This is a predicted structure of an 80-nucleotide RNA (c-di-GMP-I-GGC riboswitch aptamer) from a Campylobacteraceae bacterium. NCBI's taxonomy places the organism under Bacteria, Campylobacterota, Epsilonproteobacteria, Campylobacterales, Campylobacteraceae. The coordinates come from a structure-prediction model, not an experiment, and the mean pLDDT is 79.
C1' cells in the first nucleotide's frame, strides 16, 4: 500500500445475576463468558422490537450497529 487475526501482545463481552434508570423496547455500572476481526464509531437505508392515538396511517415518539447493507477512524504486522 493493501489486508484483516496467522503469530505474540492485547480489546470487546452474549445468555444469566445483582443494584439503578425508563411506561416499555431497553440503557448504564458490577459479576459473569456464548461469541467477535472493527462485538470501535455514525440510527443514513432496509430489519426487528417498544410506546402513543377521535384519526390504526405511506401517522407520532423510540430502541437495536452482538441483525443486514452502507459511511468512517485504526493497535500489532504475517504478506505483496
Nucleotide at each position: 500500500a493493501g489486508c484483516a487475526g496467522a503469530a505474540a501482545g492485547g480489546c470487546c463481552a452474549a445468555a444469566c445475576c445483582c443494584g439503578u434508570c425508563g411506561c416499555g423496547a431497553g440503557g448504564c455500572g458490577g459479576g459473569g463468558a456464548c461469541g467477535g476481526a472493527a462485538a470501535g464509531c455514525c440510527a443514513u437505508g432496509g430489519g426487528u422490537c417498544u410506546c402513543c392515538c377521535a384519526u390504526c396511517g405511506u401517522g407520532g415518539a423510540g430502541a437495536u450497529c452482538g441483525c443486514c447493507a452502507g459511511g468512517u477512524u485504526g493497535c500489532c504486522g504475517a504478506u505483496g